[in-house]
RNA sequence: UCUGAUAAAGGCAAACUUUUCGCAAGAAAAGGACGCAAAACUACAGGGUCCUAAAUAAUGGGACAGCCAGUUGCCGUAU
Numbered sequence: 001u002c003u004g005a006u007a008a009a010g011g012c013a014a015a016c017u018u019u020u021c022g023c024a025a026g027a028a029a030a031g032g033a034c035g036c037a038a039a040a041c042u043a044c045a046g047g048g049u050c051c052u053a054a055a056u057a058a059u060g061g062g063a064c065a066g067c068c069a070g071u072u073g074c075c076g077u078a079u
Base pairs, nucleotide, nucleotide: 003076004075011036012035016031017030018029019028020027021026034066040071041070042069046068047067048064049063050062051061052060
């Protein structure tokens, strides 16, 4: 540099359930593992998806990083 081994160490945790918050999308905690080599971070780089009570009604406001993407990076195989 490339790469992720039917290897090892350590890590994360979908659906679902319970409680709480929110109008909603959804979020937090606990349980739980479908999966993940970035399932770490970033929602004013950008695309995309979803929600929208109040309000000016979608050129506003909000959610999703486990959709693509950007940034950083552990442990290793091989060369």

c-di-GMP-I-GGC riboswitch aptamer from Thermincola ferriacetica, 79 nucleotides, folded computationally.
The sequence was found by an Rfam model in a public genome assembly.